A computed fold for a 107-nucleotide RNA from a Bacillota bacterium, annotated as Glycine riboswitch aptamer.
[in-house]
RNA sequence: AUGAGAAUCGCAGGAGAGUGCAACCUGAUUAGGUUGCCGCCGAAGGAGCAAACGUGCGAAGCGGUUCGGACGUGAAUCUCUCAGGUAAGAGCAACUGCGAUUGGACG
Numbered sequence: 001a002u003g004a005g006a007a008u009c010g011c012a013g014g015a016g017a018g019u020g021c022a023a024c025c026u027g028a029u030u031a032g033g034u035u036g037c038c039g040c041c042g043a044a045g046g047a048g049c050a051a052a053c054g055u056g057c058g059a060a061g062c063g064g065u066u067c068g069g070a071c072g073u074g075a076a077u078c079u080c081u082c083a084g085g086u087a088a089g090a091g092c093a094a095c096u097g098c099g100a101u102u103g104g105a106c107g
Base pairs, nucleotide, nucleotide: 006102007101008100009099010098011097012096013095018038020037021036022035023034024033025032026031039086040085041084045082046080047079048078052073053072054071055070057068058067059066060065
């Protein structure tokens, strides 16, 4: 002196789905909150697995090997809907871009 991956922070963008019903509470009204019930959404988080690989088992075969099923590793924006969400608004909303910090792969 170059400054990769990764992590954290800040800024910007960022979807979906009933302003559902009932009861209660606060409140002068509008409105808001809690609980229960039914429906719905997938992009906090969480859970599941395909190919492939590995382990060992069984069968066939002279041998190289082939077939079968068991276990393990194994991805997501896929699936589940536990959690979360379900007008506007907001979002600790996946993901994307920019900047900063840590860091020190490579040279």

The coordinates come from a structure-prediction model, not an experiment, and the mean pLDDT is 77.